A computed fold for a 1390-nucleotide RNA from an uncultured bacterium, annotated as small-subunit ribosomal RNA.
The coordinates come from a structure-prediction model, not an experiment, and the mean pLDDT is 82.
It matches the Rfam family "Bacterial small subunit ribosomal RNA".
RNA sequence: CCCUUAGAGUUUGAUCCUGGCUCAGGAUGAACGCUGGCGGCGUGCUUAACACAUGCAAGUCGAGCGAAGCACUUUAGUUGAUCCUUCGGGUGAUUCUACUGUGACUGAGCGGCGGACGGGUGAGUAACGCGUGGGUAACCUGCCUCAUACAGGGGGAUAACAGUUGGAAACGACUGCUAAUACCGCAUAAGCGCACAGCAUCGCAUGAUGCAGUGUGAAAAACUCCGGUGGUAUGAGAUGGACCCGCGUUAGAUUAGCUGGUUGGUGGGGUAACGGCCUACCAAGGCGACGAUCUAUAGCCGGACUGAGAGGUCGAACGGCCACAUUGGGACUGAGACACGGCCCAAACUCCUACGGGAGGCAGCAGUGGGGAAUAUUGCACAAUGGGGGAAACCCUGAUGCAGCGACGCCGCGUGAGUGAAGAAGUAUUUCGGUAUGUAAAGCUCUAUCAGCAGGGAAGAUAAUGACGGUACCUGACUAAGAAGCCCCGGCUAACUACGUGCCAGCAGCCGCGGUAAUACGUAGGGGGCAAGCGUUAUCCGGAUUUACUGGGUGUAAAGGGAGCGUAGACGGUAAAGCAAGUCUGAAGUGAAAUCAUAGGGCUCAACCCUGUAAUUGCUUUGGAAACUGUUUAACUAGAGUACCGGAGGGGCAGGCGGAAUUCCUGGUGUAGCGGUGAAAUGCGUAGAUAUCAGGAAGAACACCGGUGGCGAAGGCGGCCUGCUGGACGGUAACUGACGUUGAGGCUCGAAAGCGUGGGGAGCAAACAGGAUUAGAUACCCUGGUAGUCCACGCUGUAAACGAUGAUUAACUAGGUGUUGGAGAGUAAGACUCUUCGGUGCCGCCGCAAACGCAUUAAGUAAUCCACCUGGGGAGUACGUUCGCAAGAAUGAAACUCAAAAGGAAUUGACGGGGACCCGCACAAGCAGUGGAGUAUGUGGUUUAAUUCGAAGCAACGCGAAGAACCUUACCAGGUCUUGACAUCGUAUGCAUAUCUAAGAGAUUAGAGAAAUCCCUUCGGGGACAUAUAGACAGGUGGUGCAUGGUUGUCGUCAGCUCGUGUCGUGAGAUGUUGGGUUAAGUCCCGCAACGAGCGCAACCCUUACCUUUAGUUGCUACGCAAGAGCACUCUAAAGGGACUGCCGUUGACAAAACGGAGGAAGGUGGGGAUGACGUCAAAUCAUCAUGCCCCUUAUGACCUGGGCUACACACGUACUACAAUGGCGAUCAACAAAGAGAAGCAAGACAGUGAUGUGGAGCGAAUCUCAAAAAAUCGUCCCAGUUCAGAUUGCAGGCUGCAACUCGCCUGCAUGAAGUCGGAAUUGCUAGUAAUCGUGGAUCAGCAUGCCACGGUGAAUACGUUCCCGGGCCUUGCACACACCGCCCGUCA
Repeated sequence: CCCUUAGAGUUUGAUCCUGGCUCAGGAUGAACGCUGGCGGCGUGCUUAACACAUGCAAGUCGAGCGAAGCACUUUAGUUGAUCCUUCGGGUGAUUCUACUGUGACUGAGCGGCGGACGGGUGAGUAACGCGUGGGUAACCUGCCUCAUACAGGGGGAUAACAGUUGGAAACGACUGCUAAUACCGCAUAAGCGCACAGCAUCGCAUGAUGCAGUGUGAAAAACUCCGGUGGUAUGAGAUGGACCCGCGUUAGAUUAGCUGGUUGGUGGGGUAACGGCCUACCAAGGCGACGAUCUAUAGCCGGACUGAGAGGUCGAACGGCCACAUUGGGACUGAGACACGGCCCAAACUCCUACGGGAGGCAGCAGUGGGGAAUAUUGCACAAUGGGGGAAACCCUGAUGCAGCGACGCCGCGUGAGUGAAGAAGUAUUUCGGUAUGUAAAGCUCUAUCAGCAGGGAAGAUAAUGACGGUACCUGACUAAGAAGCCCCGGCUAACUACGUGCCAGCAGCCGCGGUAAUACGUAGGGGGCAAGCGUUAUCCGGAUUUACUGGGUGUAAAGGGAGCGUAGACGGUAAAGCAAGUCUGAAGUGAAAUCAUAGGGCUCAACCCUGUAAUUGCUUUGGAAACUGUUUAACUAGAGUACCGGAGGGGCAGGCGGAAUUCCUGGUGUAGCGGUGAAAUGCGUAGAUAUCAGGAAGAACACCGGUGGCGAAGGCGGCCUGCUGGACGGUAACUGACGUUGAGGCUCGAAAGCGUGGGGAGCAAACAGGAUUAGAUACCCUGGUAGUCCACGCUGUAAACGAUGAUUAACUAGGUGUUGGAGAGUAAGACUCUUCGGUGCCGCCGCAAACGCAUUAAGUAAUCCACCUGGGGAGUACGUUCGCAAGAAUGAAACUCAAAAGGAAUUGACGGGGACCCGCACAAGCAGUGGAGUAUGUGGUUUAAUUCGAAGCAACGCGAAGAACCUUACCAGGUCUUGACAUCGUAUGCAUAUCUAAGAGAUUAGAGAAAUCCCUUCGGGGACAUAUAGACAGGUGGUGCAUGGUUGUCGUCAGCUCGUGUCGUGAGAUGUUGGGUUAAGUCCCGCAACGAGCGCAACCCUUACCUUUAGUUGCUACGCAAGAGCACUCUAAAGGGACUGCCGUUGACAAAACGGAGGAAGGUGGGGAUGACGUCAAAUCAUCAUGCCCCUUAUGACCUGGGCUACACACGUACUACAAUGGCGAUCAACAAAGAGAAGCAAGACAGUGAUGUGGAGCGAAUCUCAAAAAAUCGUCCCAGUUCAGAUUGCAGGCUGCAACUCGCCUGCAUGAAGUCGGAAUUGCUAGUAAUCGUGGAUCAGCAUGCCACGGUGAAUACGUUCCCGGGCCUUGCACACACCGCCCGUCA
């Protein structure tokens, strides 16, 4: 001085964290895509330091010099045209010669100055190269300035030139002539240099300065316009340079050792000067972990970009320095070079050549080729600013000033302004009403910035001179005319709809879109952003505190070395004094200019430019301060150590001893097995095992004690005794006096396995063998068994070497409770209590932590030192190096890959061949079945013109279908229709229709056609109906149930599912809802940071069982029957009562409740029904219905006839009937129900028929009549057979319905008489009026049930119990699952 630091997406079902990836910003010498009006100021080969055609970029001086040419001129001579003439002559154009002079003429040569500046480039260089600050007592400096002094007198050459001559050329050679400010001596020397020795002063050393002495050495150039300019010497200044030094200046240690002129000395040489710069000799040094050497990369800086800053990246343009000039080397000249447009040599390349030899160097300005994503004109001018030469005029100047090209960048301006609703047209969309584009346009009224046209016209220039340039600028007239695009619109991120497409085409910065309704692809309309630009790509910084100095971490996310000792280093106790290196402070110098900032000023503004100030945080010098750090001195004792006393201990090493057990050997007893397993087998055993007794041998390990007890640095250490030995601890306070802490490298120790040599070998046991298991089993189990395990001496050097937690501190920070080793105090003592030091555990505040958790043994607070980490994988791999006998160890990458995660902790679910508890015909206990047979029916499959479609584990399969001969019907074949079979609207007509005839399979077609018009009326007509006609439209059982509504199934009538407030947690979430009991139940009670509530449970509803009251016809009857009467009973149908764990007892927690009992018709929800929480299954249904979108429209619509849905090798489901004696048949027609139905109906009695049924028809719209007979029951017979069982199949004859019974109905009679003798694996239902068994009715329906839905009759068995199977509920645990175990995931192959 300037200000102030922003986040988001993405791991998950959700959460917090760690952590990466990505985005929003700014910038660029940029490039690419689309687009493009003007101006100003800037800027433009980042690549091939690749090669270069052509032109230009360094000359100048005649006032240094000689010669030559040219022009003019002077003088003299020569020539003599023309004209005049007094003819004597005069004039004198022109030519030539010599001379003088002049020239702002030409240009070669000698000479001088300049070509070392200016301009270009960044190859090299990791360096005193650069930056910064110093030094030179170790130096130079042309031109310039100042001062002093001087310039006398001589000499000899040489180019040019001329001649001869070589060569193709470039370029020379020889002879001869000549000048100078060219060159060389001599003289002079104030002063200067050198040598010698002396004095004085001064300095950090070598030394410097001054004075005087002796000897010695070296100068000069002229020109002139007469003003001056130039020359020589010396000194000083200025400028420019040279050398030296401190500090700073990229990465790699998978580069650790480097060095021979190397390091130093002496003598000499060399340089402007110091110096191994060079040389001879001598010495053996020098550099390096504070990183030498090597490798890679790189010009450095002022500054630029970014950033809050600290930093990070860059070094284009402008400025300073350096280096280079085709590549490499070398010197010459000069004040200055080892020289871009100079020389020599070598090399490569290019060119010329007469082949002998020569020439060249754009990294100067233009320009060319090439390379490349990519970078300009072979322009004008010296007018300005500078530079070189000259006395000057002036000349030169691709420096420079300008112009040209490029939106390459920054800045400015414009493409119009006002009004204007019929909200025009068009376009897009639409729910068809509208909405949007949109005051936008058109129209009307204005204006003229830019561009265009015309006129004027600068400053830049102090007298002259203007490339730019008729430019900037000003004025006038004129026309809204000539001037807008690009990107985006799912989230991040501002901005949405339609159509097309259909995991295709494509998009994408990250997450991710697209599989038929895409705001994400493409197009359109609309919208958003920026704007002559807009996007993309590349790169840098930011965000990223994601390398953390500011400002991070390491128990589990990546990360503590296996442990100790200790070197360098880093850090370090108390008090005092000195010094002043660090530190603080004042002053001075420097920190170039430009830039940045700021205050002003100038271009109309801005960009841009100018002036001043500030700043430049740095370095150097110097004065001061002395607290802290440092250092020196002399002290202290609380750290540390020593000493003495004491006890504890599986601390270590060596030697010795012991018993139990195992195995083996010997002997005895003894006999057939042993052993082993889930079960076995291999194995051992009659050659005598196992078992048992006695004796012996061998090796290894040490039961009990034994303990989150002890010791050790860690690894680790366990029988007993002895010896040697390390450490820790307690007490005392005598001694030393900071001796300390940590510790890169280094050294040592270091489980098991493994390796080497030699022993040892009982048991155990990799490898191996055998037996099992298994689909396999190179495993788990069993029988054997070798290395090894043991000892000695070496090696290896690693482990989940873990507390996944480095060491340390006179450290600090609530407690409680154990245990272990000491010490002290109290008490009479054992004990006990209190205090204290060391160790080892548990619990728990504060605090910390993502959470889990840690918590005086910290993961708290505060320090010191070391080690380590920076997304996952690749990979602890490769290469290199070191170590090792080997195995391997240590160190330790990259490419590539993940369309972005990997991970930690915790949460909720789901899951588990996890655990605890509980329930259910879930198992068990029973009864009856299915699965076997025949038939019925449904499904699959097959077949077919079609066998219409749907349903698919439970939860499809006698399901939709409560009834396919036609119809139904959706399917097939054939024949027909096209505003249509059906709906609405317009116009016209008023009939249509019924009926009849003909053709046809019929739909339909052709014809005839009596009679009558139906309703309202304001008499016009309207409505209904019908025909004809036009188009809007109808129609679709066509698709999508994964676009939907509605309905339904299922878990499951399982007991669950949630909410409000509060509390806890950073949060997801938790609590409540868990716990103890109890229940059919989240039912109830108790407890509890919860208190309440809702949907479910239960109850309320219906039915059934008992009673009462009321009412009674068609019901009932104590009246013999009928009538009549009556309503007690049965019954009917209405209202009540009754049951509530209410009462008693026991148990229980004084609860809830359970058990037992009483009473009662009924007892613990009395039985049954209806009733189905939040949700799950993209469950089912577009063919009940409704419906979005798509599709068909002389057909995917409509009508008709016939066929099909009824097919049949086969497979499955569900039923019926059986297999018989608990039965069949017959008989008695002699017994007992309930609930229903009935008018296009149920139909009695009677008659006919063997019968189905028919004739006929009483009664009844039904408590009245009818269907209607209930059947199992009872009695007789049959006597165990394929039967007197069973009834399929088939034949014949009939009946009924119906237009029709062939495909394809039901029933009857006679005849026929199949399989089947109780059903494999497997599997279903049922817990009481239930199963089983028996019949009855109804819906649908013309006819057609073994199906379905109802009804009653008869009427059992069993349940010990919850181990197991299945399903479910609650709690808990694990989890790498969340599409949730039908999960996830590994390997191999393709």